[in-house]
């Protein structure tokens, strides 16, 4: 140089025949405890890597570009 794969919340990751995105964990807050832990319960937190395309609508679907990781030369 050439190929494949992945990029979603702080952190590990789902999601979706195209129709306004979620659990776990951590955070805060409340209850319980002399207090802490743990348990319960509740909140917040995401321009879905950038940037264009197709569309009535895009996290999805197409192209470029960054970056990870592989692979062959």
């Nucleotide at each position: 140089g050439c190929c494949g794969u992945c990029u979603u919340a702080g952190c590990u990751c789902a999601g979706u025949u195209g129709g306004u995105a979620g659990a776990g964990c951590a955070a805060c807050g409340c209850u319980u405890u002399c207090g802490u832990a743990a348990a319960g319960c509740g909140u917040a937190g995401g321009u879905c890597g950038u940037c264009g395309g197709u569309u009535c609508g895009a996290u999805c679907c197409c192209g470029a570009c960054a970056g990870a990781c592989g692979g062959c030369u």

Transfer RNA from Candidatus Roizmanbacteria bacterium CG09_land_8_20_14_0_10_41_9, 73 nucleotides, folded computationally. Lineage of the source: Bacteria > Bacteria candidate phyla > Candidatus Roizmaniibacteriota. The prediction has a mean pLDDT of 81. Its Rfam family is "tRNA". Gene Ontology term of the family: triplet codon-amino acid adaptor activity. From the family's description: Transfer RNA (tRNA) molecules are approximately 80 nucleotides in length. The sequence was found in a public genome assembly.